Bacterial RNase P class A from Rhodovulum euryhalinum, 384 nucleotides, folded computationally. Its mean pLDDT, the model's own confidence on a scale to 100, is 75. Its Rfam family is "Bacterial RNase P class A". From the family's description: Ribonuclease P (RNase P) is a ubiquitous endoribonuclease, found in archaea, bacteria and eukarya as well as chloroplasts and mitochondria. Rfam classes the family as a ribozyme.

[in-house]
RNA sequence: GCGGAUGGCUGGAUGGCCGCGGGGGCCUGCCCCCGAGGAAAGUCCGGACUCCACGGAGCAACGGUGCCGGGUAAUGCCCGGCGGGGGCAACCCCAGGGAAAGCGCCACAGAGAACAGACCGCCACCGGGUUCGCCCGGCGGCAAGGGUGAAACGGUGGGGCAAGAGCCCACCGCGGGACUGGUAACAGGACCGGCACGGCAAGCCCCACCGGGAGCAAUGCCGAAUAGGGAUCCCGCGCCGCGCUUGCGGCAGGGCGGCUUCGGCCCAGGGGUCCGGGUUGGCAGCACGAGCGGGUCGGCAACGGCACGCCCAGAGGAAUGGUCAUCCAGCCCCGGAUCACGGUCCGGGGUGGACAGAAUCCGGCUUACAGGCCAUCCGCGCAU
Numbered sequence: 001g002c003g004g005a006u007g008g009c010u011g012g013a014u015g016g017c018c019g020c021g022g023g024g025g026c027c028u029g030c031c032c033c034c035g036a037g038g039a040a041a042g043u044c045c046g047g048a049c050u051c052c053a054c055g056g057a058g059c060a061a062c063g064g065u066g067c068c069g070g071g072u073a074a075u076g077c078c079c080g081g082c083g084g085g086g087g088c089a090a091c092c093c094c095a096g097g098g099a100a101a102g103c104g105c106c107a108c109a110g111a112g113a114a115c116a117g118a119c120c121g122c123c124a125c126c127g128g129g130u131u132c133g134c135c136c137g138g139c140g141g142c143a144a145g146g147g148u149g150a151a152a153c154g155g156u157g158g159g160g161c162a163a164g165a166g167c168c169c170a171c172c173g174c175g176g177g178a179c180u181g182g183u184a185a186c187a188g189g190a191c192c193g194g195c196a197c198g199g200c201a202a203g204c205c206c207c208a209c210c211g212g213g214a215g216c217a218a219u220g221c222c223g224a225a226u227a228g229g230g231a232u233c234c235c236g237c238g239c240c241g242c243g244c245u246u247g248c249g250g251c252a253g254g255g256c257g258g259c260u261u262c263g264g265c266c267c268a269g270g271g272g273u274c275c276g277g278g279u280u281g282g283c284a285g286c287a288c289g290a291g292c293g294g295g296u297c298g299g300c301a302a303c304g305g306c307a308c309g310c311c312c313a314g315a316g317g318a319a320u321g322g323u324c325a326u327c328c329a330g331c332c333c334c335g336g337a338u339c340a341c342g343g344u345c346c347g348g349g350g351u352g353g354a355c356a357g358a359a360u361c362c363g364g365c366u367u368a369c370a371g372g373c374c375a376u377c378c379g380c381g382c383a384u
Stems, first nucleotide, its partner, number of pairs: 001380010012327007020035006037355001041366002044364005049215004054263006062211005067081005082096001083094004097206002102204002104200003119146002121142003125138005154172006174193003179188003219284004229275007238251005253267004291310003295306004328353001330351009
């Protein structure tokens, strides 16, 4: 200097005039303070909070996650590690438990796709032919060579054999109990075994763990109602005792999310159709938070502790806007100086600034983003 990787910050500035929302003060008309985001987006996760199912316990169904350890209120998130894959590397990615619990799939091609298989082929024996190189046929042996395919029932080398084959051997690969290191996932030298039966579970499934349902249009309060309204139809209204026609107690029956159980509660009413009143208002929920800032301590880190400092939008069809002027980042052109010829500095002119608006709130993930800046690391090249 170029290329790459990871992490972080910012995402215009100033002034004048006019105009907004919230809060506070108070001399009611003025002053003071505050006023969109890193994603406010997607609605994909996790919660706080509110209400509901009567609550507790358990099970089923359904859904989610899936290596180990740590963090967190919690997660499918984050950090660290293990294993696997990509890359020269920095680094990035992985729906990463189980394939001898069971079922299912592997098209086409190919001889054969899971304990399979002979198309080309190799070899022994027999018969026939022969131009003496070999060819054809029968029977037997082979799966090492070639071919097909995404994948062929271990790989390389050697021995052995008629030719071959883990048939045997060495190494690799695979499997196994013990031993060592590590919290663990896992890793490892030595030993033994048989050369043994692939892949897909982001196919169903099995295993482990987690999960009640809705959601701020949640939910409360005030106000409002010829009105706790009227008409009509259907089903049901059990038994006993006391009491005297109102009621009290008991039994039975029925009900309270799919099931079971424990406790508790409710019931004589339930349903259909039509006519009609109110509900379009106001207040709360509504922002002090698993809050923010830097410092310090612990920790590889995520993160946590401590002390100090700060208050940083709450609209309710939805506020921060309009206008004028100047400056500036970046880019392009021209000129000058310098120069390691890559570039740097000065002056002038032109152009010009991304994605994008809170609506109960927080923690994540994902997606979008013009321009600028910082830090660290990797690779390549060059100069001193």

Lineage of the source: Bacteria > Pseudomonadota > Rhodobacterales > Paracoccaceae > Rhodovulum.